About this RNA
This is a predicted structure of a 75-nucleotide RNA (transfer RNA) from an Ardenticatenaceae bacterium. NCBI's taxonomy places the organism under Bacteria, Bacillati, Chloroflexota, Ardenticatenia, Ardenticatenaceae. It matches the Rfam family "tRNA". About the family: Transfer RNA (tRNA) molecules are approximately 80 nucleotides in length.
[in-house]
RNA sequence: UGCGGAGUAACUCAACGGCAGAGUGACCGGCUGUUAACCGGUUGGUUGUGGGUUCGAAUCCCACCUCCGCAGCCA
Repeated sequence: UGCGGAGUAACUCAACGGCAGAGUGACCGGCUGUUAACCGGUUGGUUGUGGGUUCGAAUCCCACCUCCGCAGCCA
């Protein structure tokens, strides 16, 4: 430098044009002699950034940023 993949809640990941969710975590409660486990609830979002298309974008298009992989160049 080129190609491909990824970026969504604190973490791991869903949702692939039509109400943004789950598990874990944190907090509260139930259960228990206590803790753990288990059960219920609560909490939690600039969907990487900026534009575009659309009635409607996490999703489609363009540019850029970051990370990973492969290939290549220089030394």